[in-house]
Fluoride riboswitch aptamer (crcB RNA motif) from Alicyclobacillus shizuokensis NBRC 103103, 63 nucleotides, folded computationally.
The model forms 100% of the base pairs in the Rfam consensus.
It matches the Rfam family "Fluoride riboswitch aptamer (crcB RNA motif)". The literature on the family includes a 2012 paper in Science by Baker et al., "Widespread genetic switches and toxicity resistance proteins for fluoride".
Its mean pLDDT, the model's own confidence on a scale to 100, is 81.
NCBI's taxonomy places the organism under Bacteria, Bacilli, Caryophanales, Paenalicyclobacillus, Paenalicyclobacillus shizuokensis.
It was read from a public genome assembly, where an Rfam model found it.

């Protein structure tokens, strides 16, 4: 440098994946905001708990 074995690796923080952090949970922790109720609907915001980085998507501009 590569393989190959054997151990360690908890989930979850409203829309996708990795890095780092911070909080919570232990079958729980989580499941945005708002209008209506005259008939099951309408309107807005975010890919992040927070910080990057990729993708998606949405605006500009410029080749």
């Nucleotide at each position: 440098a590569a393989g190959a074995u054997u151990a360690u690796a908890g989930g979850c923080g409203a829309u996708g994946g990795g890095g780092c952090u911070c909080g919570c949970c232990g079958g729980c922790a989580c499941u945005g905001u708002u209008c209506g109720a005259u008939u099951g609907g309408g309107a807005c915001u975010g890919a992040u708990g927070g910080c990057u980085c990729c993708u998606a998507c949405c605006g500009a501009g410029c080749u």